[in-house]
The RNA shown here (small-subunit ribosomal RNA) has 1488 nucleotides and comes from an uncultured prokaryote. The coordinates come from a structure-prediction model, not an experiment, and the mean pLDDT is 85.
């Protein structure tokens, strides 16, 4: 650091997973030990019980308790009881202090709440410190007593009593009023304890002293409390909000500063820099992550708020509006005796309850801090221990070393062997943790007491402090830590193995069961499911899950982007605001550097120390990037100021131009009317209707009306911001370009709201209407035509006036403004050069193309008109769908336009190229592809295959071309695999073992056979004499066998595209890359054959030739073939001697190669013509099939993985099927006649076959065929007459003298057997058929068509199949079309590739959501009404110790009563938000 996933395959876009950390964690399995840390995230829900705040007798009165003395009484002789506040002490109460600290959760709160820097108008208990003072009095009144109500809680009378309680005088200033000259008034206190020479004493004590107190201050210290800058969530579908608001004077209140209140006066204050509203939310240091800016987050620990059942008050205090206090109101609990009370664990434990889900009703005040006290102490659920939890972190162990026979077992195997594994076992060592045991620090400083210096003092009391000595205080604890003792003994699991991501076999399952973060796995060979073996990773853990940051440069400050992937507003003007030319001077606001102060402490980091390490835990530094102040600098920005002219703009002269408005005038054409000529048709289509037309059209001719566009010119020409603009003309009006000169002097860009322009259609009003024409009607088309075509035609199109505000409004490219190479065109101006003019050159500016360098760019492209280099501004974008849709504002008469989600969903979706395959695209090319021919199928009989039925079976495969006279070159039994019966189980066959027995043959008996019995011949081969070879049976088991499945597990073999010309590689280039070139281009060929060009060079498998046949020659050889010539014979025949010339036969060369002329081509390759030649341009024919396509076809040719069946799905035997038949199809033979049948005569082959055999000659039969035996293992015998043909006779166009099915007799012949089911003969019978509809098939030359022979297989049985020859045609103009195939090109949203992809509706289910009369809740605004309790204020009423009093009474206060603010509450009206709703509407998803 990156990976995976869109695609046949590539680059980029982009989104979505995944690999790291991390947690207050939950959940699954598993769990040894210790140490550190953390533990209700949910119900600020409800809470039983316990404890969390109480000290103080040295402030008081006092004595309920309890202890000690002492005394009395009982008397049980050590116990009750009574007596003494005299002692130690202390309930309860009065007073002081404290409860406002600590402790706890985070409701609300977007707020000067917090965080930072700061500030001035304040108060602060105890604490320090200053300076003074603590005189003197007075009246109560709790406790207690009685006495009364009440269930209780309490609570009322009468009555005693004390204080540091309370209230006056007296003093008192750096206080405070008043006053302004040295003044006046007002305002404090409180004692207690200890010690004690003198003096005095009512014998208590005054008095002095010390200590603690207490009053006034002064100053500090700490705490508080106000006010400011500046930062602190999200939404504008929240755009205005506000009357105590803003400010001011008076007053009032506070501890103070202020609309903080209240009268009056101003009319202001806040808001686009986001007010107000509406959701959310405690802040922070910090904490998790990140490389870092950054995101997210606020548990522990620390600081600050705010809060204690809800809401609302205030009292007391220094401090509170007060968790463990008061009061009221409201819910809820409890408790009543029904009248009334009590309560508030968001303290510690603990319980309900809620939740995936968080602990003990523990011990201690030893330490630490806290309250209180002079102290001793006492109180503390802060705390410091422990207990529970694998929550997290860090440590430590479950052993160590040897140990091959590579053990058993287990798993797997290709059976050999591999693995588990040095891994156990075995042998030979160590005790860490845990267990027993015995030892054992430190956490302790205090405190007390004794004594010693010091201070204080009159004091050797007494306090205060130092210093010794003695004492003595630990909850954790059975500490930590250390020593002994045993004994390998007490300790190891999870998740994962398909890629990402380390680690693979088996078996099971069989799209089921499951699995899955993401692609995705499972349908019978699953390294993806379960399960085992083996592994791989971490390990007392480990895996899911949830959740945050990362990766994600996927919100881009750092750090993206908008021509085609998401994104440039349609176009100007312009406001706020952003930015801005050159020179100079001031300033210092931004910037830079220093110093101050601050940034709390932890916490992070660097060095250290210290728990054996580490994790914790500490010292110190650094660091907190901040912020504030202050001193400097002045380049750059900024301000201020004073100049300049290049930006920008004005004047003046020119010049283009369908720029823009309003008028006025033309002329061609449609159309209508009118009148003339003239007649049957027009008119429209791919062909037609429908329309129009004898009431006279079309068509011509003249006139008229009318309204609407402007033909050539006309041009990637102009001109304007865009949309748009086209006839001529005259007005009025915007811009841009040009020239020169002369002004002004940054006046500028860009531009969120705003604001005006804007095609086409729509909309209102009022015209107008030729032509065209949505709608609509009518004719056609079609399967059907709500459409293309056609006839008609309304609204509209035009004009005036107002709306609408959208377009693929595009250059799919925002505006300005600088920079960077040319070429070639056009439009408009200027300058010079040449030219008699006209035209031309060359230079410069403004536009407007084409092309193209460097850059860019995913690529296509784009290139001074940039998509390039830089800048300033502005819009906008963040996966696809839902969706530019709902809601809601806004505009509009509407239509609708604008701003704009979310739920749900998918893993994609989309852009650029690139290889293929397809197109009812293009180009070119080839094939009996088509066409030109000949002959068939398809119609009839029959003979075969095939589906279908059918059946006990009709075995089983082949199924478009490429299955269908196919496997089957041949089913009567066999063959056979099939059906029904009957039989056999190591078996019909093969290999091993035991046992008998030669093998063999022949007889006879039951049976349908197989079997099954029975009788009898027979006594073998080698041999080293032990034996062994073969063979039969017979028995045990291992095995045998299966035509049983899967050809979609396989091998080999086959088909086919197609014998089509194509398939491919190396190097090399060239693109980021998939890939391209080469194989593309120009000819040319049958061919990717050749040639020539070319970033290509060359190669391979193909093509071609190289076998084989045939077509002609020569050599050589001459029997079974040959016979010219010569001899001999014969009725006749090479029949015979001979003979190799021919013929043939088989072996060997030879020949044909565009070699040769000529033309044509590009001088080429080549092609056309010719010559010779048996043969001519691959002669003709075979054999030969590239890369791959059809998961083609075959487990039934054979071979094989797997699976199954094993007295059966194996094997044997007879029958019986495969041959059935309403019927459809394929392929054929026969024919329908006269180019023909029939009958007689007659000529000519090739190629093959033959001893289980072909079989002559004679001979019988009409005939099949019988008899018969000659030759022949074959160029010798034989099958074996070839037929058509030729030659004469007949029939005379008929269902025939045509066809021959079909039946009836009789026979041949092969075969154990021709019934089911054989062929062939004769004799009779004589069906359909008179040339086949749609539509289809073969053929291009020795072809077709026709005619016959032979051969495999075969006892027998071809119209089929594979060969042979005989006779012997026609016709190809051409490639437009049908069908196939090549090359090249082009579009693609295909890639399973067009039999592809894919749209909407309808119909079922499921989900989410908008409308919806409406209901039903939350929260809020506006009017009122309502007012506890408390405060303030005001008071007739009652009541009233302390001060005054002239003693009546008064200040004073209390209560009460109002008033005025105000919680709950209520009611009317709104607003918002949320839930529900009959019915609705659209959207997703989902199988066929």
């Nucleotide at each position: 650091a990156g990976a995976g996933u869109u695609u046949g395959a590539u680059c980029a876009u982009g989104g979505c997973u995944c690999a790291g950390a991390u947690u207050g964690a939950c959940c699954g399995c598993u769990g040894g030990c210790g140490g550190u840390a953390g533990g209700c995230u949910u119900a600020a829900c409800a809470c039983a019980u316990g404890c969390a705040a109480g000290u103080c007798g040295a402030g008081c009165g006092g004595a309920a308790a309890c202890g000690a003395u002492a005394g009395u009484a009982g008397c049980u002789u050590g116990c009750u009881a009574c007596u003494a506040g005299g002692c130690g002490u202390c309930g309860a109460g009065c007073g002081g202090c404290g409860g406002a600290c600590g402790g706890g959760g985070g409701c609300g709160u977007a707020a000067c709440g917090c965080g930072u820097a700061g500030g001035a108008a304040u108060c602060u208990g105890c604490c320090c410190u200053u300076u003074a003072g603590u005189g003197g009095g007075g009246g109560c009144u709790a406790a207690c007593u009685c006495g009364g109500g009440g269930a209780a809680a309490c609570c009322c009378g009468a009555g005693c009593u004390a204080a540091u309680a309370c209230c006056g005088c007296a003093u008192a200033a750096u206080c405070u009023c008043u006053a302004u000259g040295g003044g006046g008034g007002g305002g404090a206190a409180a004692g207690c304890a200890g010690g004690g020479g003198a003096u005095c004493u009512u014998c208590g004590g005054a008095c002095c002293u010390u200590g603690c107190g207490c009053u006034a201050u002064u100053g500090g210290a700490u705490g508080a409390g106000c006010c400011u800058g500046c930062g602190u969530c999200g939404g504008a579908u929240u755009a205005g909000c506000u009357u105590g608001u803003a400010g001011g004077u008076g007053g009032g209140g506070u501890a103070a500063u202020g609309g903080c209140c209240u009268a009056c006066c101003u009319a202001g204050g806040c808001a686009a820099c986001g007010a107000u509203c509406c959701g959310u939310a405690g802040c922070u240091g910090g904490u998790c992550u990140g490389a870092g800016a950054g995101g997210a987050u606020g548990a522990u620990c620390a600081g600050c708020c705010a809060c204690a059942c809800u809401g609302g008050g205030a009292c007391u205090g220094a401090g509170a509006c007060a968790c463990g206090g008061c009061c009221c109101a409201g819910a809820c609990u409890c408790c009543u005796a029904c009248g009334g009370g009590a309560g508030g664990c968001a303290g510690c434990a603990g319980u309900g309850g809620g939740g995936a889900a968080u602990a003990u009703u523990g011990g201690a005040c030893a330490a630490u801090g806290g309250g209180c006290g002079c102290a001793a102490g006492c109180c503390u659920g802060a705390u410091c221990c422990a207990g529970c939890c694998a929550u997290g972190c860090c440590g430590c162990g479950u052993g160590u070393g040897u140990g091959a026979a590579g053990a058993a077992g287990g798993c797997u195997c290709u059976a050999g062997g591999g693995u588990u594994g040095u891994a156990a076992a075995g042998c030979a060592c160590u005790u860490u943790a845990a267990g027993u045991g015995g030892g054992g620090a430190g956490g302790a400083a205090a405190g007390g007491u004794u004594g010693u210096c010091a201070g204080u003092u009159a004091a050797u009391a007494g306090c205060u402090g130092u210093c010794a000595g003695c004492u003595g205080u630990g909850a954790c604890g059975u500490u930590a830590c250390c020593c002994a003792c045993a004994g390998a003994a007490u300790a190891a699991g999870c998740a994962c193995c398909g890629g990402c991501u380390a680690a693979c076999u088996c078996c099971g399952u069989g799209c089921c069961a499951g699995c899955a973060g993401c692609c995705g796995c499972g349908g019978u060979a699953a390294u993806a499911c379960g399960g085992a073996g083996g592994g791989u990773g971490c390990a007392a853990g480990c895996g899911u899950u949830a959740a945050u940051c990362g990766g994600a440069a996927u919100u881009a400050c750092u750090g993206g982007g908008c021509a085609u992937a998401a994104a440039g507003c349609g176009c100007g003007c312009g406001u706020a605001g952003g930015u801005g030319g050159c020179a100079a001077a001031g300033u210092a606001a931004g910037u830079u550097g220093g110093g101050u102060g601050u940034g709390a402490a932890a916490u992070c980091c660097c060095c250290g120390g210290g728990c054996u390490c580490a994790a914790u835990c500490u010292g110190g530094g650094a660091a907190c990037u901040g912020c504030a102040u202050u001193c400097a600098a002045a380049a750059c920005u900024g301000c201020u100021u004073c100049g300049c002219u290049a930006g920008a703009g004005u004047a003046c002269g020119g010049u283009a131009g369908a720029g823009g408005g309003a008028g006025g005038u033309g002329g061609a054409a449609u159309u209508u009317c009118u009148a003339g000529u003239g007649u049957a048709g027009c008119g429209g289509u791919g062909a037609a209707a429908u329309g129009c037309g004898u009431a006279g059209a079309u068509a011509u001719u003249a006139g008229a009306a009318g309204g609407a566009a402007c033909a050539c010119c006309a041009g990637u020409g102009g001109c304007g911001a865009a949309g748009g603009c086209g006839a001529c003309u005259g007005c009025c009006u915007g811009g841009a370009c040009u020239g020169a000169u002369a002004c002004u002097g940054a006046c500028a860009c860009u531009g969120a709201g705003g604001u005006g322009c804007g095609a086409a259609a729509g909309c209102g009003u009022g015209g107008g209407u030729a032509g065209c024409g949505a709608a609509c009607a009518g004719g056609a088309u079609u399967a059907g035509a709500u459409a293309c075509c056609c006839u008609g035609g309304u609204a509209g199109u035009c004009c005036a006036c107002g709306c609408c505000g959208u377009a693929a409004a595009c250059g799919a490219u925002g505006a300005c403004a600088a920079c960077u190479a040319g070429a070639c065109g056009u439009u408009g101006g200027g300058c010079u050069c040449c030219u008699u003019a006209g035209a031309g050159g060359g230079c410069u500016u403004a536009g407007u193309g084409u092309c193209g360098a460097a850059g860019c760019u995913a690529a296509c492209g784009c290139g001074u008109u940039a998509a390039g280099u830089u800048g300033u501004c502005c819009g906008c974008c963040u996966g696809g769908g839902g969706a530019g849709u709902a809601c809601g504002g806004u505009c509009g008469c509407a239509a609708g336009a604008u701003u704009a989600a979310a739920a749900c969903u998918c893993a994609a979706a989309g852009g650029a190229a690139u290889u293929g395959a397809c197109g009812g695209g293009g180009g070119c090319c080839c094939g009996c592809a088509c066409a030109a021919g000949c002959g068939g199928u398809g119609g009839a009989g029959c003979a075969u295959g095939u589906g279908g039925u059918u059946u006990a079976a009709u075995u089983c495969g082949a199924u478009g071309c490429a299955a269908c006279g196919c496997g089957a070159a041949g089913a009567a039994c066999c063959u056979u695999a099939c059906c029904a019966u009957c039989c056999c189980u190591u078996g019909a066959c093969a290999u091993c073992c035991a046992g008998a027995g030669a093998a063999u043959c022949u007889g006879u008996u039951a049976g349908a056979g197989a079997u099954a019995g029975u009788a009898g011949a027979g006594u073998g081969c080698c041999u080293u004499c032990g034996g062994g070879a073969g063979c039969u049976c017979u028995g045990a088991g291992a095995c045998a066998g299966g035509u049983g499945c899967u050809g979609c597990a396989u091998g080999g073999c086959u088909g086919u595209c197609g014998u089509c010309a194509g398939c491919u590689c190396g190097u090399g280039u060239u693109g980021u890359g998939a890939a391209a070139u080469g194989u593309u281009g120009g000819g040319u060929u049958a061919a990717g054959u050749c040639c020539c060009g070319c970033a290509a060079c060359g190669a391979g498998c193909g093509c071609a030739a190289c076998c084989c046949u045939u077509a002609u020659c020569c050599u050589u050889a001459g029997u079974u073939g040959c016979c010219a010539g010569c001899a001999c014979g014969u009725a006749a025949u090479g029949g015979u001697g001979g003979g190799g010339a021919c013929u043939c036969u088989a072996a060997a060369g030879a020949g044909a190669c565009u070699g040769c002329c000529g033309g044509u081509g590009a001088c080429a390759a080549a092609c056309c013509g010719g010559a010779g030649g048996a043969a001519g341009g691959u002669g003709g024919g075979g054999a030969u099939g590239a890369c791959g396509u059809c998961a083609a076809g075959u487990c039934a040719u054979c071979a094989u993985g797997g699976c199954c069946c094993u007295u059966a799905c194996g094997g044997g035997c007879a029958g019986g099927g495969c041959u059935a038949c309403a019927c459809a199809c394929g392929u054929g033979c026969u024919a329908c006649a006269a180019u023909g049948g029939c009958c007689a005569g007659u000529a000519c082959a090739g190629a093959g076959g033959g001893u289980c055999g072909c079989g002559a000659a004679c001979u019988c039969g009409c005939a099949a065929g019988g008899g018969g035996a000659a030759g022949c293992u074959a160029a010798u015998c034989u099958c074996a007459c070839a037929a058509a043909g030729c030659u004469g006779g007949u029939c005379g166009u008929a269902g025939u003298c045509c066809g021959g099915a079909u039946u009836g007799g009789a026979g041949u012949c092969u075969g154990c057997a021709a019934c089911u089911c054989g062929a062939c003969u004769c004799c009779a019978u004589g069906a359909a058929g008179u040339c086949g509809g749609a539509a289809u098939c073969g053929c291009u030359a020795g072809u077709a068509a026709u005619c016959g022979c032979a051969g495999a297989u075969c006892a027998g049985a071809a119209u089929g199949c594979u060969g042979c020859g005989g006779u012997g045609a026609a016709u190809a103009c051409g490639u437009u079309c049908c069908c196939g195939g090549g090359c090249c090109u082009u579009g693609u949203a295909c890639a399973c590739a067009c039999c592809g992809c894919c749209c909407g509706u309808c119909a079922c289910a499921c989900c989410a959501u908008g409308g919806g009369a409406g209901u039903g809740g939350g929260c809020u605004g506006c009017a009122a009404a309502a007012g506890a309790a408390g405060u303030a204020g005001g008071u007739a009423g009652c009541u009233u110790a302390a001060c005054c009093u002239u003693c009546g009474g008064g200040a004073g206060a209390g209560c009460g009563c109002u008033u005025a603010c105000c919680a709950c509450u209520u009611u009317g009206u709104g607003g918002u938000u949320c839930a529900u709703g009959a019915c609705u509407g659209g959207g997703g998803u989902g199988a066929a």